[in-house]
């Protein structure tokens, strides 16, 4: 040095053959239950997708660069 993968709310993580409002879990708040807490239940907030750029009527999703992590080889 070459090659593959992967980067998505506070953690994880699903969506990545291009089309309306980016799931779910857990967490965090509020209500509600209870003598209280804690478990239930309901229901809010929180990610415009690592980074700039290109192609499209339209990009999280394609392509191009460039950080970063991790695996394989010199």
């Nucleotide at each position: 040095g070459g090659g593959g993968c992967g980067u998505u709310g506070g953690g994880c993580a699903a969506g990545c053959c291009g089309g309306u409002u980016a799931a779910g879990c857990c967490g965090u708040c509020a209500g509600u239950c209870u003598u209280u807490c804690a478990a239930g239940c309901u229901g809010a907030a929180a990610a415009u997708c690592g980074a700039g750029g290109g192609u499209u009527c339209g990009a999280a999703u394609c392509c191009c660069u460039c950080a970063c992590g991790c695996c394989c080889u010199a």